[in-house]
A computed fold for a 196-nucleotide RNA from Paenibacillus puerhi, annotated as c-di-AMP riboswitch aptamer (ydaO/yuaA leader). Rfam family: c-di-AMP riboswitch aptamer (ydaO/yuaA leader). Rfam's curators write: This family represents a conserved RNA structure found upstream of the ydaO and yuaA genes in Bacillus subtilis and related genes in other bacteria. The ydaO/yuaA element is thought to act as a genetic 'off' switch for the ydaO and yuaA genes in its native state. It is believed that the element may be triggered during osmotic shock leading to activation of ydaO, a predicted amino acid transporter gene, and members of the yuaA-yubG operon which code for KtrA and KtrB K+ transporters. The model forms 96% of the base pairs in the Rfam consensus. It was read from a public genome assembly, where an Rfam model found it.
RNA sequence: UUUUUUUGAUCGCUGAGUUUCCGCCUGGGGCGGAAAGCGGGGGAACCAAGAAGCGUUGCAGGUAUCCGAUGUGAGAGUCGGGGAAAGCAGCGCAGGGGUGAAUCGUUGCAUGGGUGCAUGAACCUCAUGCAAGGUAGGGCGACUCUCACCGCCCGAAUCCGACAGCUAACCUCGUAAGCGCAGGUAGGGAGAGGAA
Numbered sequence: 001u002u003u004u005u006u007u008g009a010u011c012g013c014u015g016a017g018u019u020u021c022c023g024c025c026u027g028g029g030g031c032g033g034a035a036a037g038c039g040g041g042g043g044a045a046c047c048a049a050g051a052a053g054c055g056u057u058g059c060a061g062g063u064a065u066c067c068g069a070u071g072u073g074a075g076a077g078u079c080g081g082g083g084a085a086a087g088c089a090g091c092g093c094a095g096g097g098g099u100g101a102a103u104c105g106u107u108g109c110a111u112g113g114g115u116g117c118a119u120g121a122a123c124c125u126c127a128u129g130c131a132a133g134g135u136a137g138g139g140c141g142a143c144u145c146u147c148a149c150c151g152c153c154c155g156a157a158u159c160c161g162a163c164a165g166c167u168a169a170c171c172u173c174g175u176a177a178g179c180g181c182a183g184g185u186a187g188g189g190a191g192a193g194g195a196a
Base pairs, nucleotide, nucleotide: 002196003195004194005193006192011180012179013178014177018036019035020034021033022032023031024030025029037175038174039173040172041171042170047165053093054092055091056090057089058088059087065082066081067080068079069078070077095163096160097159098158099157104134106132107131108130109129110128111127112126113125114124137154138153139152140151143191144190145189146188147187148185149184150183
């Protein structure tokens, strides 16, 4: 340089979610700890941006203070009646933020708030929940990456609790789960390994 080839369950895919060592239990294997790797969150200066909560419960506290009576030179004190606020803590929320591809509209129904009203309902409007259908975005496995067209699937869940821009040092957390030839073009391009 040319030709040919990549054939796997002892394996492979989504995902940060893997590897090694130690201990215990054990049927496969599981649990706990440590280290490495990988992936998140918090957190200065500089820079950027900008100046905000509400409700409720408890503490504060039957305190401060006010009124009346008593008391005195005036008070203090005592008795009776009413009675906070600041602040601190807990909880809730329709502020804000985090993990994640999972975000944002539309329509319908339900609930609640607002406006309005003599009252109630309807209309209007806002928020939440459910459903349908879209959508930002994500995935589609047999050497790897990439591009084009058509197509398929997902487009959840959850946490913090008024608080988080960026961010060196530093602090801290996770290392689950679910699957199996999830899709085609005798598609285009680039590269890698093996053999001759």